[in-house]
The RNA shown here (small-subunit ribosomal RNA) has 1440 nucleotides and comes from an uncultured prokaryote.
RNA sequence: GGAUAGCGGCUACACAUGCAAGUUGGAGGCGUAACAUUUCUAGCUUGCUAGAAGAUGACGAGCGGCGGACGGGUGAGUAAUGCUUGGGAAUAUGCCUUGAAGUGGGGGACAACAGUUGGAAACGACUGCUAAUACCGCAUAAUGUCUACGGACCAAAGGGGGGGAUCUUCGGACCUCUCGCUUCUUGAUUAGCCCAAGUGAGAUUAGCUAGUAGGUGAGGUAAAGGCUCACCUAGGCGACGAUCUCUAGCUGGUUUGAGAGGAUGAUCCGCCACACUGGCACUGGAACACGGGCCAGACUCCUACGGGAGGCAGCAGUGAGGAAUAUUGCGCAAUGGGGGCAACCCUGACGCAGCGACGCCGCGUGUGUGAAGAAGGCUCUAGGGUUGUAAAGCACUUUAAGCAGGGAGGAAGGCCAGUUAGUUAAUAUCUGACUGGAUUGACGUUACCUGCAGAAUAAGCACCGGCUAACUCCGUGCCAGCAGCCGCGGUAAUACGGAGGGUGCAAGCGUUAAUCGGAAUUACUGGGCGUAAAGCGCGCGUAGGCGGUUUGCUAAGCCAGAUGUGAAAGCCCCAGGUUCGCCCGGGGAAAGUCAUUUUGAACUGGCAGACUUGAGUCUUGUAGAGGGAGGUAGAAUUUCAGGUGUAGCGGUGAAAUGCGUAGAGAUCUGAAGGAAUACCGGUGGCGAAGGCGGCCUCCUGGACAAAGACUGACGCUGAGGUGCGAAAGCGUGGGGAGCAAACAGGAUUAGAUACCCUGGUAGUCCACGCCGUAAACGAUGUCAACUAGCCGUUGGGGACCUAGAGUCUUUAGUGGCGCAGCUAACGCACUAAGUUGACCGCCUGGGGAGUACGGACGCAAGUUUAAAACUCAAAUGAAUUGACGGGGGCCCGCACAAGCGGUGGAGCAUGUGGUUUAAUUCGAUGCAACGCGAAGAACCUUACCAAUCCUUGACAUCUAGAGAAGCUUGAAGAGAUUCGAGUGUGCCUUCGGGAACUCUAAGACAGGUGCUGCAUGGCUGUCGUCAGCUCGUGUUGUGAAAUGUUGGGUUAAGUCCCGUAACGAGCGCAACCCCUAUCCUUAGUUACCAGCGAUUCCGGUCGGGAACUCUAGGGAGACUGCCGGUGACAAACCGGAGGAAGGUGGGGACGACGUCAAGUCAUCAUGGCCCUUACGGAUUGGGCUACACACGUGCUACAAUGGGGUAUACAGAGGGUUGCGAAGUCGCGAGGCGGAGCUAAUCUCAGAAAGUAUCUCGUAGUCCGGAUUGGAGUCUGCAACUCGACUCCAUGAAGUCGGAAUCGCUAGUAAUCGCAGAUCAGAAUGCUGCGGUGAAUACGUUCCCGGGCCUUGUACACACCGCCCGUCACACCAUGGGAGUGGGUUGCACCAGAAGUAGAUAGCUUAACCUUCGGGAGGGCGUUACCACGGUUGUCGGGG
Repeated sequence: GGAUAGCGGCUACACAUGCAAGUUGGAGGCGUAACAUUUCUAGCUUGCUAGAAGAUGACGAGCGGCGGACGGGUGAGUAAUGCUUGGGAAUAUGCCUUGAAGUGGGGGACAACAGUUGGAAACGACUGCUAAUACCGCAUAAUGUCUACGGACCAAAGGGGGGGAUCUUCGGACCUCUCGCUUCUUGAUUAGCCCAAGUGAGAUUAGCUAGUAGGUGAGGUAAAGGCUCACCUAGGCGACGAUCUCUAGCUGGUUUGAGAGGAUGAUCCGCCACACUGGCACUGGAACACGGGCCAGACUCCUACGGGAGGCAGCAGUGAGGAAUAUUGCGCAAUGGGGGCAACCCUGACGCAGCGACGCCGCGUGUGUGAAGAAGGCUCUAGGGUUGUAAAGCACUUUAAGCAGGGAGGAAGGCCAGUUAGUUAAUAUCUGACUGGAUUGACGUUACCUGCAGAAUAAGCACCGGCUAACUCCGUGCCAGCAGCCGCGGUAAUACGGAGGGUGCAAGCGUUAAUCGGAAUUACUGGGCGUAAAGCGCGCGUAGGCGGUUUGCUAAGCCAGAUGUGAAAGCCCCAGGUUCGCCCGGGGAAAGUCAUUUUGAACUGGCAGACUUGAGUCUUGUAGAGGGAGGUAGAAUUUCAGGUGUAGCGGUGAAAUGCGUAGAGAUCUGAAGGAAUACCGGUGGCGAAGGCGGCCUCCUGGACAAAGACUGACGCUGAGGUGCGAAAGCGUGGGGAGCAAACAGGAUUAGAUACCCUGGUAGUCCACGCCGUAAACGAUGUCAACUAGCCGUUGGGGACCUAGAGUCUUUAGUGGCGCAGCUAACGCACUAAGUUGACCGCCUGGGGAGUACGGACGCAAGUUUAAAACUCAAAUGAAUUGACGGGGGCCCGCACAAGCGGUGGAGCAUGUGGUUUAAUUCGAUGCAACGCGAAGAACCUUACCAAUCCUUGACAUCUAGAGAAGCUUGAAGAGAUUCGAGUGUGCCUUCGGGAACUCUAAGACAGGUGCUGCAUGGCUGUCGUCAGCUCGUGUUGUGAAAUGUUGGGUUAAGUCCCGUAACGAGCGCAACCCCUAUCCUUAGUUACCAGCGAUUCCGGUCGGGAACUCUAGGGAGACUGCCGGUGACAAACCGGAGGAAGGUGGGGACGACGUCAAGUCAUCAUGGCCCUUACGGAUUGGGCUACACACGUGCUACAAUGGGGUAUACAGAGGGUUGCGAAGUCGCGAGGCGGAGCUAAUCUCAGAAAGUAUCUCGUAGUCCGGAUUGGAGUCUGCAACUCGACUCCAUGAAGUCGGAAUCGCUAGUAAUCGCAGAUCAGAAUGCUGCGGUGAAUACGUUCCCGGGCCUUGUACACACCGCCCGUCACACCAUGGGAGUGGGUUGCACCAGAAGUAGAUAGCUUAACCUUCGGGAGGGCGUUACCACGGUUGUCGGGG
């Protein structure tokens, strides 16, 4: 864009306007404006004009006939007066049809009309005339109706066409055809009535019903019937759900589903109901009537205010509501309907068109070729890739749309003329058939066909994290947003938004709403109930359900056949038509728990009979805390009385309250009273469950065993019902020793309305009566049958023997384990949770809630029955792995304990927090940050701040040009820097040039200690040098997982041994490596020096030596190897020997799988983001060194184991040429001068110190302590002001051993003493090393901390720093109650009574018929009965 068929559903809300039901003049009377025919009249121009006539055609209102009960609309009501299926008898049926008979003769009116008159109108009123197929008698009368069987009763209408004889009052009679009319009858159709079954929900609706149920009689109806009435009876319905309430038109069908089912009832067809709301009848064959009537009500409209009119749920259309649903179209051409003889008229039924992608169907928007893989877009690892043969270009085609031309079918009929046949007396007429003629199309510019021109006029929507087909970039940064579920988004988002690309559909695509499916998630097909939701607390028992063996009969169920029916349409199948398809027409099949009928007899049922095994009865025994009643016994507690007796008792973790000198407690004697019954006593017994415990007596229920005998299915279960039913509680009356809610006091505690203690009342006990619930549990309903075993125990029986504390066996209980099987697993397993059957109860996500409301019960407490709104996406079970536990077991560690020394108090140093600041750069933050990065901030470092400058840049690469580079020097400036002056021409060369270096220019780019350690690599810390962490194969389990790795021992160790459904292996442990301890060997310089010699200032200094020390290479040595004991004949442990060393000899390096989003983007590297005349770069100065304060780590001390003076001894390991720097010399000293030696076992730093010896101080703020401050200096360095170290003189603070708390250390360790090094110009109390002196203690594993293994619990898994409960505060949502209040619906009672109908009837009135003419029969108005709308149900008194 088109074709085709169809559809447009809501509001029963109110409706303007038009149309949707008329027709018939061939029933008849009346009338005549126009037209036509005919006749007549007048005028005359003799064919024209004018007029008349209802005679004819025609037309018209009214009377009359038929139709307005069909067609069309809607679904309010209705849970059955409905519908569906199948039956039935007591009926009617206009028009149509079959057959029969008849159609005679009379009468009185009323419209129209005329006149008068009322009213605004609608509409009337009175008087008079008149016809009929209008109305009424009479006659006739059966095949009709009624009947007492004698009989009685009942109808009609005529009209139209034509006509030869005959007759005629000339109107006709008469004949014929046709349309009618009356009666009876047949059929068809339609309608009414009855019955059975089926057809929603609620029991928080359990009782309902007086015309109610039935009968007799009568009335009434077309018809059966309480349909109505009188009388009689007292019934009828209901747990198989009556009544009540809510919802709803029903069906064929539609939709979904494998089916069974579920949901639904638009269009089409059938039925029903309704027509503004309610009631009522009339007419008629049929109505209680959508476009008829009457009344009442509400609403709207007209009005002259007196009164009237109306009913779209017909077709269009309007308003309002609403998310939402069409044209006030054309036509009767077709199909159908009404009327008519017909022509014809009417028909918003219908046929068509219009609007809407609302659905379905088909078609098109081009086709082929085309790689430079164009441009552009997007992306990129910068190469490319992709969009993409896509486009362009070239060559074609023309469906559809457009323009033009042609052009079916839907049309059959009806009309006119003719021929012929039938009817007839007839060649009239009428009817049928045939022939001919002129005609009938809304759609319609139809379908279809042909021609013309040109790729021209024609593609969108959703999606792209998974489910689910389809991925990248940018933007955003828990924002904006997405979302069907899970869930995305907090700076690298395939999930948001955009883009490119892709995927899926396509004239559509997505969303929303709804139904079914998946959902075995209401389970009939087809589920469950030990622990997930779910067995009533337990019996008895009614209805119901189910029921042993056998025989006969029956035929309800059941099986089979036949017949009828199950409308059509639809679904399905077949073949046709339109080009195909959708769609349409034809044929078939299918469909019922249907009805009737005929067989059958296995099974179920029914009836009758029999049986014994289920069930029961009888006999003999057995066991028992079975139940009820009465009595009785001893122990103990308490109280009271008395005696003895004296100071405590009691109680607890420890205490206190309490009792006690008024004599407790203790002890003895006596008395009282209540309750409960030690031992026996036991997964022992009994009972239906709850439950039952001294002993004796009485009453009583049940069970079991063994034998027989008897009854003969008597059984099982069990909705409702009924009984029992722990404890607590309630009522009345008793009782009350002990115990003990509440309560009081004392403790504990932050508090302690608790746990503990001292008291103590209800209650506990008894009698009677209520309550009716429990984790009333085996969380397991009752009954029956079947299905391996083994071991206990209680009651009974049997057999055997060795006669017992025996063995075997059989029953009824009660326990443990275990096979098959079952179970999600745990588990159950002859006492089933196995395999089956019967019956009952119960469940359907969590919360709300076992709550609210209502009912029932109860004295109350409360019980029982039992929801919804709202809210969540889970709640739950069993098992698994971890983690955790103020769970358990085993074990370890300076973890505690035992010790030694510290920190925390002081001053100072240093780091951090905080504060301050222009800046006090940044990072590290429990252990595992805080003398940490920093092995060393005066400038530099430096990242920070202020100021001054630079912009291809301080640094790298590329291009071009110039110049060697460099060196010396002047001026300005704080300097960076700027402006100059001079000097200098290098290296290689194939002579073209090239390589460094410097300068200039432009851009690519540089640069960033800017951000993100939560984007990362690498490195590191930590648990922890803890002994663990895993894998392969196998096995077990549905699985997660387990086993191995657990267990018994042992070890420092998952170290080793043994056992073992495991067998092996890997990373860890250990060992291998380094240092150290002993020895041997080799080699001796710068180290060493025993012996020999020399020399001297007495020093291995020298000759020499190679023994020793030492150095540094190589070896040896230690392995539980040996012995004894323990152990399991093991592993191993204990003790011993030897040995330098003994059980890892001591120390180091070495750090499993992993944890902490641990630390580091500021070592480095790096993704992304950000800055680019600055967040980059340079310079000067400042800052990182600040200072009310807090913390960490240290140093020095507080002194006598000490300080000071003097003298004096002994190390190790290191460093050194921009260096260490000797001797000597100067200075009190720091240090200066000096420069030997040394690139180091040679020289040097370099004097070790504590120690030892001696002198002094005498417990004091000191001869302790040294901070702080003043002065004077030294050194390093461009420079010590901010801001260095050191020296000297002077000054001489706090501090007298440190609260709570807390740290380190197990042997050459702690403690103490000094030395060296890195960094470094200078600047350690820090750090890293080195040696000297050199302890104490460990009983032990209860506790604290950390860790390992096993086990257990768990509602934790971010894993206890977890999870989680309740009140309160505020806001909001839903619900219950609530003084009340508004509305709807309904029941009962009373009042009321329109229209209407019915019978009766005072009164009034009346054409047809009868009449003896008076009147009567019949009718009307009124009255009465029934009834819709409407209204009321209040006050007072008495009784209960």

Source information: Rfam family: Bacterial small subunit ribosomal RNA. The coordinates come from a structure-prediction model, not an experiment, and the mean pLDDT is 83. RNAcentral holds the sequence, with entries from ENA.